[in-house]
RNA sequence: ACAAUGGAGAGUUUGAUCCUGGCUCAGGAUGAACGCUAGCGGCAGGCCUAAUACAUGCAAGUCGAGGGGUAACGCGGCAAGAGCUCGCUCUUGCUGGCGACGACCGGCGGACGGGUGCGUAACACGUAUGCAACCUACCCUUAACUGGGGGAUAGCUCCCGGAAACGGGAAUUAAUACCCCAUAGUCCUGUAAGAUCGCAUGAUUUUACAGGUAAAGCUCCGGCGGUUAAGGAUGGGCAUGCGGCCCAUUAGCUAGUUGGUGAGGUAACGGCUCACCAAGGCUACGAUGGGUAGGGGGUCUGAGAGGAUGAUCCCCCACACUGGUACUGAGACACGGACCAGACUCCUACGGGAGGCAGCAGUAGGGAAUAUUGGGCAAUGGGCGAAAGCCUGACCCAGCCAUGCCGCGUGCAGGAUGAAGGCCCUACGGGUUGUAAACUGCUUUUGUAAGGGAAGAAUCCCUUGGACGUGUCCAAGGUUGACGGUACCUUACGAAUAAGCACCGGCUAACUCCGUGCCAGCAGCCGCGGUAAUACGGAGGGUGCAAGCGUUAUCCGGAUUCACUGGGUUUAAAGGGUGCGUAGGCGGAAUGAUAAGUCAGAGGUGAAAGCUCUCGGCUUAACCGAGAAAUUGCCUUUGAUACUGUCAUUCUUGAGUUCGGUUGGAGUGGGUGGAAUUCGUCAUGUAGCGGUGAAAUGCUUAGAUAUGACGAGGAACGCCGAUCGCGAAAGCAGCUCACUAAACCGUAACUGACGCUGAGGCACGAAAGCGUGGGGAGCAAACAGGAUUAGAUACCCUGGUAGUCCACGCCGUAAACGAUGCUCACUCGACAUUGGCGAUAUACUGUCAGUGUCUAAGCGAAAGCGUUAAGUGAGCCACCUGGGGAGUACGUCGGCAACGAUGAAACUCAAAGGAAUUGACGGGGGCCCGCACAAGCGGUGGAGCAUGUGGUUUAAUUCGAUGAUACGCGAGGAACCUUACCAGGGCUUAAAUGCAGGUUGACAGACUCCGAAAGGAGUCCUCCCUUCGGGGCAACCUGCAAGGUGCUGCAUGGCUGUCGUCAGCUCGUGCCGUGAGGUGUUGGGUUAAGUCCCGCAACGAGCGCAACCCCUAUCUCUAGUUGCCAGCGGUUCGGCCGGGGACUCUAGAGAAACUGCCCCCGCAAGGGGGAGGAAGGAGGGGAUGACGUCAAGUCAUCACGGCCCUUACGUCCUGGGCUACACACGUGCUACAAUGGCCGGUACAGAGGGCAGCCACUCCGUGAGGAGGAGCGAAUCCCUAAAACCGGUCUAAGUUCGGAUUGAAGUCUGCAACUCGACUUCAUGAAGCUGGAAUCGCUAGUAAUCGCGGAUCAGCCAUGCCGCGGUGAAUACGUUCCCGGGCCUUGUACACACCGCCCGUCAAGCCAUGGGAGCCGGGGGCGCCUGAAGACGGUGACCGUUCAGGAGCUGUCUAGGGCGAAACCGGUGACUGGGGCUAAGUCGUAACAAGGUAGCCGUACCGGAAGGUGCGGCUGGAACACCUCCUUU
Repeated sequence: ACAAUGGAGAGUUUGAUCCUGGCUCAGGAUGAACGCUAGCGGCAGGCCUAAUACAUGCAAGUCGAGGGGUAACGCGGCAAGAGCUCGCUCUUGCUGGCGACGACCGGCGGACGGGUGCGUAACACGUAUGCAACCUACCCUUAACUGGGGGAUAGCUCCCGGAAACGGGAAUUAAUACCCCAUAGUCCUGUAAGAUCGCAUGAUUUUACAGGUAAAGCUCCGGCGGUUAAGGAUGGGCAUGCGGCCCAUUAGCUAGUUGGUGAGGUAACGGCUCACCAAGGCUACGAUGGGUAGGGGGUCUGAGAGGAUGAUCCCCCACACUGGUACUGAGACACGGACCAGACUCCUACGGGAGGCAGCAGUAGGGAAUAUUGGGCAAUGGGCGAAAGCCUGACCCAGCCAUGCCGCGUGCAGGAUGAAGGCCCUACGGGUUGUAAACUGCUUUUGUAAGGGAAGAAUCCCUUGGACGUGUCCAAGGUUGACGGUACCUUACGAAUAAGCACCGGCUAACUCCGUGCCAGCAGCCGCGGUAAUACGGAGGGUGCAAGCGUUAUCCGGAUUCACUGGGUUUAAAGGGUGCGUAGGCGGAAUGAUAAGUCAGAGGUGAAAGCUCUCGGCUUAACCGAGAAAUUGCCUUUGAUACUGUCAUUCUUGAGUUCGGUUGGAGUGGGUGGAAUUCGUCAUGUAGCGGUGAAAUGCUUAGAUAUGACGAGGAACGCCGAUCGCGAAAGCAGCUCACUAAACCGUAACUGACGCUGAGGCACGAAAGCGUGGGGAGCAAACAGGAUUAGAUACCCUGGUAGUCCACGCCGUAAACGAUGCUCACUCGACAUUGGCGAUAUACUGUCAGUGUCUAAGCGAAAGCGUUAAGUGAGCCACCUGGGGAGUACGUCGGCAACGAUGAAACUCAAAGGAAUUGACGGGGGCCCGCACAAGCGGUGGAGCAUGUGGUUUAAUUCGAUGAUACGCGAGGAACCUUACCAGGGCUUAAAUGCAGGUUGACAGACUCCGAAAGGAGUCCUCCCUUCGGGGCAACCUGCAAGGUGCUGCAUGGCUGUCGUCAGCUCGUGCCGUGAGGUGUUGGGUUAAGUCCCGCAACGAGCGCAACCCCUAUCUCUAGUUGCCAGCGGUUCGGCCGGGGACUCUAGAGAAACUGCCCCCGCAAGGGGGAGGAAGGAGGGGAUGACGUCAAGUCAUCACGGCCCUUACGUCCUGGGCUACACACGUGCUACAAUGGCCGGUACAGAGGGCAGCCACUCCGUGAGGAGGAGCGAAUCCCUAAAACCGGUCUAAGUUCGGAUUGAAGUCUGCAACUCGACUUCAUGAAGCUGGAAUCGCUAGUAAUCGCGGAUCAGCCAUGCCGCGGUGAAUACGUUCCCGGGCCUUGUACACACCGCCCGUCAAGCCAUGGGAGCCGGGGGCGCCUGAAGACGGUGACCGUUCAGGAGCUGUCUAGGGCGAAACCGGUGACUGGGGCUAAGUCGUAACAAGGUAGCCGUACCGGAAGGUGCGGCUGGAACACCUCCUUU
């Protein structure tokens, strides 16, 4: 510099992710409506529905300068009368004389303007052409003419009929009405000849001849008119190309139909009409039919392309109550004309008439919904007129309505004790409303009042003047405003008169409190609400817009979600089962021609308005004006020729042919072979066979099974054989013959683009199935029986028919799959393999055609694909557009049928899906661990008792804990208390404490009475300090704080259980993946261990593991009392004493163990063995519990949010209950006995506890215990062993076992042992003789067994719990199985995660829909009958200026009406079919894991239902190890 001014997304499928895909939202718009609200103005708009029906008024008249005239009005004239101011006024009559003018004749206009959108899918509209096939009143230009004559008729008058509308008759009259004659041409008709032009029919033009047709007057004398002809302008008519709706579940339509000849008709062409002739015409590039609809300029939206729309304004069309018809006219088949028919309304004297608002107002009705029965012709425009003028619901204005667009205002500035009030909070206080208010100052748009006050007006016309060919032009003046005293301007007053609506969970700007409690309600989508709701309702606050704001409806957008711009089809919806091939689409190389497509220039057109830009006018804007641009289109013309097309001539590389060779389970028909099954016969032979998880049905002594021989018959073809070959697909397999077809390789002779694809069409097409006839061994739907089972219409077993086989004919579908259409070209490689060739060769290598695996680039949502593409391109075909309803219904076509093909809608959902990820799960797999199983020992389950729980009971049996992980648990002490429960009796600032104010001076205590006590009443007693103000203390009153074991463990903290002392759980950085996420943490080893080693796109780290801590096992050092005593001494013989520190011990510090050493294995980590050692591979035990799970447990330990109670849900007291008892369960104790009981004797611990205590010792008591009484706050004193051992006895028994129960008598604690304590003695002496199914603990100082201590505690229901020591075993082959767990992997439709998900029948309710005997309605077509007005034809004795014509009669056509048969569409219908939706209904368990019989597809049969089985097919099936039946949430 040029070009360009233009494009945003979000929510919602999931545990999370990516993708596909629908739904929804944010924007704009509207002739809108509705809700709430409302100050003003400007500009616009205003029946979208019933083209429904209309009362009333108005909307088309005008011309006296065409005419006869005179009903009304005025003037004049005449006559009469009245009044009187004597000249006027008034009244009456006459008078067309004048101004004028009702009705009438005549002219022009009523075909414009205005309304509406019914009809119409059409040359109706738009656009561009054509008319050589046409018309055009008024207007303009040019030329010529305008002579003569005639007879009527309306009106008026008279008569008659009628209710009316209106009609009839007679007489008379005029014209620019009508008729005749003349004249005339460039007009019309006919004939003949010539010239020019055109694409054709033909046109134009010249000449000659013959024939035909004109006219109107008025006048102010200027003119205005009239006639003919030509031209122009304007308006119209006709024809043609192209363009613009839906349905193919409408596929064939057509008799004036298509064409011709002739005639008629028209302004004009034409089947427009008719006669005759021919048989055509339209259609898949959508005829015909059906549905819908006025079209365009434009409007809305959109980046655009498009989509939607057709109000207002402009153009065209159509219509005027419905249907038909013509007349008049320049023009109509005529909105405010006519005729006829129909429906409806009105009038009526019942005879007959009248009417048409889809003009402006207005009314009723319909509807969610749309205005005044207004003013004016002042302006603009129209009709008539010479003009004045008249008419004009066109128009210009006003009124109503926030209906829209635009503008303005409701004030501005200052003002912090940040007032009061409201609301919120962590509540002495703070935050917010909020500079908001008050208050001070200022302004005055708007408002109110007063005053002034337009533009829109210039014409026509009149007057004056001027110019000229005297009637035109020019100039000046005059006249004219509905709106309207409006807009606008000025002045005064005073913040004065003026704010709402919606929203505040996300999308989407805006948050808190209260109320409610899956209720009431919200919701555009996702979704909120079940007691702390930013989502409901209210409030405070906030956000958005604002005289409006929301809602609803509709359109476009977003939606690239119908994709031309600009999409897809392996698995998400979507490739036709396969081929051949018609139309069509597309098409190799070269040259030439042409110029249809294409490109460029020019011309015409593309109305105006609108849109865009610029400028301008209203104070601005909206609005309006001017100019430009644009109108992307169509037509004509000139040129260009690369590409496409067409024509012509060539070419060989695409395609095909010839020749030679090779290959195969390609096809069709025939022949033939062996093995096996079954059957038959014979033989051998005897008791079973067969079948299954196990069985049974079945077969068998009438001889099966087994074995041998022979025979019969049907079907299928072992080995080869494969990851193989062939075929278009389906599909094809013993051997062989015949026939048929194909592919590939080699060669390069021939043709010369002959090609590719392929809608319709045709052919082929597994299995099942159907028809006819055969065949039938085996197998086997259905069926039968046997099992299994809760059932078993199944899986398993025994049988078994169609069928499977053949021939012929149908069917035409499959997961007919590579879920991948065909053809061509291009784009790295590696390996394997089939066929052929180079080449003699098996190797090796090259090449062509196939078949496979892996991979680069690239693609893909990913999985994956990857020269056999799902890559990069080209061509053609097919198909998709959310899920369900549904491949269903209806219709049609095909089929013998089964059924196939085509193929919807209503309704309903906010998803349905694909791929991949992390988990979880599996009656999937692999590896590993654990007292998990197994191997053992001892228990539980049986008995009695204890204890806890459930249940039941009760006034109450307080509450909690409930699989594992509740149940001798909270409770480590329920007679009162505890205590929370129940009954009864009491208290109310309360049982405790603090503060403030007030009162009192006490309170406490003692006593009496009532009472079960608590409590109540009464009596007695009754303060201290003091500066005299008061203070302390106490009680009472008031107020503030209380109190609650009341609710919510699903609002919480804390604490705890469990998985689990399991080995896991994560992070940073890097890397991989679009992403969720992965990697690390997987793999190979190893370990108790994610312990360690090695490897590795990972490298490191954290929480866990281990270690560090404690106890214990050995030793050393230190220390030596209350402990110890070897040696020494003493001794009352007791470590008692002196003494000692050696030892034990105590309790502090250390040492010690590390696979360190040796051997073997191993790369290493580590493992095995050994030595040494008190201890050996973690020596034993404890403490220690990762990320998390179970909304696990606890609001009754405590704490705490919220809610609830307040003379009670608080608190005190007495009594009762928590201890109940037909039962059931858990945990224990004691036993059932001799490895024992009893009696006697003799030993040996550890750890603890002790002053309201432990209690030696002595005495008493049979004993529990009592009475005395020393020591000890404790290594000092006390509490202290039992089993064991020794001896004796018992002798197999319900016992000398066992001790429950019961009776009696006692002891102790305690205020009190009745409910409801323990213990003692005597007596009693129950069940029980080793415990069904099932189930628990334990791997060593463990189990088992024995006793001891402690906490709590007055006592104790302790057999419990927590500790302590004594004695002291057995077993582990092993990891198949049960349970739990860890890692890896696999499948998944699960993710609340298998206690998951989920299918179908049946039952109930609701909804839409199909069928249905029929019934009702609608539009259209066909046939027949009838047929008004009218048109055309015939006739026409009557009428008629003797001529045109007409009345009448009649024929044809026709609106309408009637009848009939059939088709189509809609509504309704007893009954009936399935479908959808709905909270917890019933039956089963089909699918998802190998879903427990792998699933699915097609087909057939069967079954309550999902479904089962047969046949064929698919992988979109797991696992590969061996047998094992069924199963739910």
Description: Small-subunit ribosomal RNA from a Bacteroidia bacterium, 1529 nucleotides, folded computationally. It matches the Rfam family "Bacterial small subunit ribosomal RNA".